Predicted 3D model of a 364-nucleotide RNA (Bacterial RNase P class A) from Acinetobacter rudis. Of the family's consensus pairs, 94% are formed in the model. The prediction has a mean pLDDT of 75. The gene name in the source record is rnpB. The organism belongs to Acinetobacter, within Bacteria. The sequence is in RNAcentral, with records from ENA.
RNA sequence: GAAGUGAGCCAAACGAUCGCCGCCGUCUAAGUCUUCGUGACCGAAACGGGGGAGGAAAGUCCGGGCUUCAAAGGGCAAGGUGCCAGAUAACGUCUGGGCGGCGUGAGCCGACGGCAAGUGCAGCAGAGAGUAGACCGCCAUUCUGUUUCGAUAGAGUGGUAAGGGUGAAAGGGUGCGGUAAGAGCGCACCGCAUGUCUGGUAACAGUUCAUGGCAAGGUAAACCCCACCUGAAGCAAGACCAAAUAGGAAUCCUGAGGUACGGCCCGUACUGGAUUCGGGUAGGUUGCUUGAGCGUAUGAGUAAUUGUGCGCCUAGAGGAAUGAUCGUUCUCGACAGAACCCGGCUUAUCGGCUCACUUCUUCA
Numbered sequence: 001g002a003a004g005u006g007a008g009c010c011a012a013a014c015g016a017u018c019g020c021c022g023c024c025g026u027c028u029a030a031g032u033c034u035u036c037g038u039g040a041c042c043g044a045a046a047c048g049g050g051g052g053a054g055g056a057a058a059g060u061c062c063g064g065g066c067u068u069c070a071a072a073g074g075g076c077a078a079g080g081u082g083c084c085a086g087a088u089a090a091c092g093u094c095u096g097g098g099c100g101g102c103g104u105g106a107g108c109c110g111a112c113g114g115c116a117a118g119u120g121c122a123g124c125a126g127a128g129a130g131u132a133g134a135c136c137g138c139c140a141u142u143c144u145g146u147u148u149c150g151a152u153a154g155a156g157u158g159g160u161a162a163g164g165g166u167g168a169a170a171g172g173g174u175g176c177g178g179u180a181a182g183a184g185c186g187c188a189c190c191g192c193a194u195g196u197c198u199g200g201u202a203a204c205a206g207u208u209c210a211u212g213g214c215a216a217g218g219u220a221a222a223c224c225c226c227a228c229c230u231g232a233a234g235c236a237a238g239a240c241c242a243a244a245u246a247g248g249a250a251u252c253c254u255g256a257g258g259u260a261c262g263g264c265c266c267g268u269a270c271u272g273g274a275u276u277c278g279g280g281u282a283g284g285u286u287g288c289u290u291g292a293g294c295g296u297a298u299g300a301g302u303a304a305u306u307g308u309g310c311g312c313c314u315a316g317a318g319g320a321a322u323g324a325u326c327g328u329u330c331u332c333g334a335c336a337g338a339a340c341c342c343g344g345c346u347u348a349u350c351g352g353c354u355c356a357c358u359u360c361u362u363c364a
């Protein structure tokens, strides 16, 4: 210098004016209470001060807080998770490790338990696809033909998994022995399986030793088996205050009425007003942002994370604010807008900066 890898950060900058939504202070209209004292409460408007979207606020895919309902305990069902250890409020997240794969490397990726419990499934090609298989080839032999008598051609019978061919996949590899030709048929080495030993908390590794000729093919984001986890609904959750109208309950009052039972009397049923109470609708208040919070120093730990000290307060609306205009500068500016809160994951994203590391090249 070039090409990369990992971690973290920023999200055009500065200023002025006018708005919008909360908060604080001053002053005060109206209102309420009143011991009638501009005494107390509440405080519109105005003025002043200060705050006002994100790294993903998104998708709503997981996990938790909070709330209401349910709930002895256990089991079944249903759903989810799935190498090991740790972190955490919890997780399908994170950290470290193991194993497998990719990369020269820094590093990156992996639903990564069990098909040796049972059941199921598998297109095409191919002779054969699961207690294998004889199409070509190789070998032996029978018959027939040819013959230079060495052999050779065709047909049949049998043996054979070395070689060819099919396929994603054909039931260990190399070599020697062996054989009619072959074959773990036998042996050596390598690989594999089981047990043992050693190291490790473990996953697992090593290959110390022994045994076995080598079986069990693939598929569990197929049913299933094993282990562990899960009550349901969500801030339109929920809590409080509480008109008008209608209806309910209690007490009191008025009238001796009105309506219906075809006219009259009796009787029965319904019907009025006032006060109080309770439920509840509209509406209002709350839940609402001080929190598994942020910054910094230091301790523990490889790390995720966590202990302690000090400091800080950083949107809180309710048809829903966070905007508009102007000026200057530049590299001319991406994805995108909170709605109860928090931890993750996933997806979108112009460009720029910092640190650590890798590979190659050049120069000294």
Stems, first nucleotide, its partner, number of pairs: 001360010012329007020052002023049004031041003054335001058346002061344005066234004078230005083097005098112001099110004113225002118223002120219002135164002137160010172190006191214001192212004197206003238286004248277006257271005293312008330333001